[in-house]
RNA sequence: UGCGGGGUAGCCAAGUCAGGUACGGCGCUGGGCUCAUAACCCAGAGAUGCGCGGGUUCGAAUCCCGUCCCCGCUA
Numbered sequence: 001u002g003c004g005g006g007g008u009a010g011c012c013a014a015g016u017c018a019g020g021u022a023c024g025g026c027g028c029u030g031g032g033c034u035c036a037u038a039a040c041c042c043a044g045a046g047a048u049g050c051g052c053g054g055g056u057u058c059g060a061a062u063c064c065c066g067u068c069c070c071c072g073c074u075a
Stems, first nucleotide, its partner, number of pairs: 002073006010026003020058001028044005051067005
């Protein structure tokens, strides 16, 4: 310098190709079970919305433009 991949809840992570208000796990809260803890079972909350800004659209995590950061390759 160019190319590729990635950035989504406290952590991990699906969804992006083919636009319709985000799946799941860990963790957290409450309850059950137990003498009690762990494990296990049930329920619930948590993303003012998907790195940031703008555009298209009735509608954007998803499409377009710009930009920041991380990883790999390349010069």
Predicted 3D model of a 75-nucleotide RNA (transfer RNA) from Actinocrinis sp. RNAcentral records the identical sequence in 2 taxa. Its mean pLDDT, the model's own confidence on a scale to 100, is 83. RNAcentral holds the sequence, with entries from ENA and MGnify. The source organism's lineage runs through Bacteria, Actinomycetes, Catenulisporales, Actinospicaceae and Actinocrinis.